The part of an RNA shown here (small-subunit ribosomal RNA, central domain) has 349 nucleotides and comes from a metagenome. Rfam family: Bacterial small subunit ribosomal RNA. RNAcentral holds the full RNA, with entries from SILVA.
Context: one part of a larger RNA
RNA sequence: CUGGGUGUAAAGGGAGCGUAGGCGGGACGGCAAGUCAGAUGUGAAAUACAUGGGCUCAACCCAUGGGCUGCAUUUGAAACUGCUGUUCUUGAGUGAAGUAGAGGUAAGCGGAAUUCCUGGUGUAGCGGUGAAAUGCGUAGAUAUCAGGAGGAACACCGGUGGCGAAGGCGGCCUGCUGGACUGUUACUGACACUGAGGCACGAAAGCGUGGGGAGCAAACAGGAUUAGAUACCCUGGUAGUCCACGCCGUAAACGAUGAAUACUAGGUGUCGGGGCCGUACAGGCUCCGGUGCCGCCGCAAACGCAGUAAGUAUUCCACCUGGGGAGUACGUCCGCAAGAAUGAAACUC
Numbered sequence: 001c002u003g004g005g006u007g008u009a010a011a012g013g014g015a016g017c018g019u020a021g022g023c024g025g026g027a028c029g030g031c032a033a034g035u036c037a038g039a040u041g042u043g044a045a046a047u048a049c050a051u052g053g054g055c056u057c058a059a060c061c062c063a064u065g066g067g068c069u070g071c072a073u074u075u076g077a078a079a080c081u082g083c084u085g086u087u088c089u090u091g092a093g094u095g096a097a098g099u100a101g102a103g104g105u106a107a108g109c110g111g112a113a114u115u116c117c118u119g120g121u122g123u124a125g126c127g128g129u130g131a132a133a134u135g136c137g138u139a140g141a142u143a144u145c146a147g148g149a150g151g152a153a154c155a156c157c158g159g160u161g162g163c164g165a166a167g168g169c170g171g172c173c174u175g176c177u178g179g180a181c182u183g184u185u186a187c188u189g190a191c192a193c194u195g196a197g198g199c200a201c202g203a204a205a206g207c208g209u210g211g212g213g214a215g216c217a218a219a220c221a222g223g224a225u226u227a228g229a230u231a232c233c234c235u236g237g238u239a240g241u242c243c244a245c246g247c248c249g250u251a252a253a254c255g256a257u258g259a260a261u262a263c264u265a266g267g268u269g270u271c272g273g274g275g276c277c278g279u280a281c282a283g284g285c286u287c288c289g290g291u292g293c294c295g296c297c298g299c300a301a302a303c304g305c306a307g308u309a310a311g312u313a314u315u316c317c318a319c320c321u322g323g324g325g326a327g328u329a330c331g332u333c334c335g336c337a338a339g340a341a342u343g344a345a346a347c348u349c
Stems, first nucleotide, its partner, number of pairs: 003321004007303002012317001014201001016199002021194002025088007033081002035077008049065006091191001092188003095184001097182003103177004108172002110154001115149007125136002162169002206247006215241002220236004258316006266294012298305002322349003331342002334339001
């Protein structure tokens, strides 16, 4: 390389948009590049193959035959691929009508709680633990009442509920805005799928500048525990956590399961919408779209998966090829840095 694979054994890119490329629905016609058939030329000899023969055999040599799977020219075929013309509506998209939603973003508002400050009441403890101590408190704490300040997060509702491509999104109201679903079948007429590079997004931590800082809390300090205790427990506490702008670009970024399409028993919940039955409510049947559980066939090493496939097939991309060395070294590229991306070998088992 081929082959075989990628839920858990090595292996799905963190996720999207999309360029090149690859691949692509139905009908009719044309062309003949791929494809197929015929003919002609060429495909040197030797070698190789088959048969026969000559050296005593063999190696070796000789003769004959087939072949040389190729290339070029030419004549045809037209199913399939391709190119081209006309056309269709089921794939895809659009319009108009509705629906649900923590989808995004900006501004404003609200209540509970913690902390702090001021004042009142009040007096000796509070706090903390397995038990304690450090700590706080007669300069009046803890508790309680009233008022104020400030920051952060939004109890109940809340749900294997919803939305989003993923990361993720949860008090209320408003502006702007993305997507999805249902029914309709009015319009376009294959416009589709995938997607190397590329572009934009991407939790937490971290970085830069400027704010902010209630609670929590790496580091740090003290108290305990212990043989020790650079920990677990306790009392404190700074970065940080929050905001704005800019970077970083990684995660067990997980469903450890790439995207798309079609097909393949059932049962039972739940969310959004539609139709029919039903006097209303309830409920029943049914059609789409999501989200769960159980379970045949099939698959699987087993576990398990099973219409949300890990089944049966097709298309495209990414990735794997024994363990360690090593996601290291070197080089390149990106970054302010931290570091990220790409990514070996010697050696060794």